[in-house]
Order: sequence, then C1' cells, then structure tokens
RNA sequence: UCGCAACAUUGGCAAACGGAGGGAGACCUCCGGACGCAAAGCCGAGGGCCCUAACCGCGCCGCCGAAUUGGCGUGGAAGGGUGGCCGGGUUGCCCGU
Repeated sequence: UCGCAACAUUGGCAAACGGAGGGAGACCUCCGGACGCAAAGCCGAGGGCCCUAACCGCGCCGCCGAAUUGGCGUGGAAGGGUGGCCGGGUUGCCCGU
C1' cells in the first nucleotide's frame, strides 16, 4: 500500500401499518410505530421501476341535419415520483485486531 475477515463502543435512521395534512396521481410532510439498515446521511442531467391532470395522434361511444362539444380506451411527447432499486459523486461515526 492492497485484499479479506472481525472485536468493541456512543449513539443514529426508520419499513409495514395507524392518525393528521398536501397532491389529479405515483408519492411527500408531521406524529405514533419498528421490518430492517455500517451510510436506510445528502445529491434525481447514468440506468431501472412507478405516476398522468393538461397537450398531440388514433380508435370507439353518445349527441346530431351537419359540425362543435363530451366520455372511454390506446399510443406519443412532456413533466413528475422513487436515494429503503442499482450505479456514481460527496460527507460522517467507531475500532486500530
């Protein structure tokens, strides 16, 4: 210096679920609660997964003289979410075998 594996300690965070609130939604905030986590601290311009109110295209339905308008489905673009999905960056605690 590199790799592998520990010992011990102060503590830390907080899943599901419940309550209150925000959001169209994924989901988020606070309180309770602990499934777990050695970064389950922070970062969303690498990837995955999740969401769809409005916009665009297509199809169907209804209204109907025709058209506009409305509803449903599907795809697109766009935006959003997830750091407890992975990668990456960055900061921190303990030990010194």
This is a predicted structure of a 97-nucleotide RNA (c-di-GMP-I riboswitch aptamer) from Accumulibacter sp. Model confidence (mean pLDDT): 81 of 100. Taxonomically the source falls in Candidatus Accumulibacter (Bacteria, Pseudomonadati, Pseudomonadota, Betaproteobacteria). It was read from a public genome assembly, where an Rfam model found it.